Transfer RNA from Candidatus Pacearchaeota archaeon CG10_big_fil_rev_8_21_14_0_10_34_76, 74 nucleotides, folded computationally.
The sequence is in RNAcentral, with records from ENA.
Rfam family: tRNA. The family's RNA type in Rfam is transfer RNA. Its family is annotated with triplet codon-amino acid adaptor activity in the Gene Ontology.
[in-house]
RNA sequence: GAUCGCGUAGCUCAGUCUGGUAGAGCAUUGCUCUGAUAAGGCAGGGGUCCCCGGUUCAAAUCCGGGCGCGAUCA
Numbered sequence: 001g002a003u004c005g006c007g008u009a010g011c012u013c014a015g016u017c018u019g020g021u022a023g024a025g026c027a028u029u030g031c032u033c034u035g036a037u038a039a040g041g042c043a044g045g046g047g048u049c050c051c052c053g054g055u056u057c058a059a060a061u062c063c064g065g066g067c068g069c070g071a072u073c074a
Base pairs, nucleotide, nucleotide: 001073002072003071004070005069006068007067010026011025012024013023020057028044029043030042031041032040050066051065052064053063054062
């Protein structure tokens, strides 16, 4: 330098193909349970969906550009 993949909650990721309320597990907070703790049960908080622009009634999702990470080739 070229090609491909990835970027979404504190962490690991789904959702994108086919645009229509942003989710799961773990973690965390409160309550419950227990002699106490762990486990279990119930409830809650936490998001600029990497950035900028475009299309659209509507964009995490489609399009263009950029940034970061990884793989392969040179």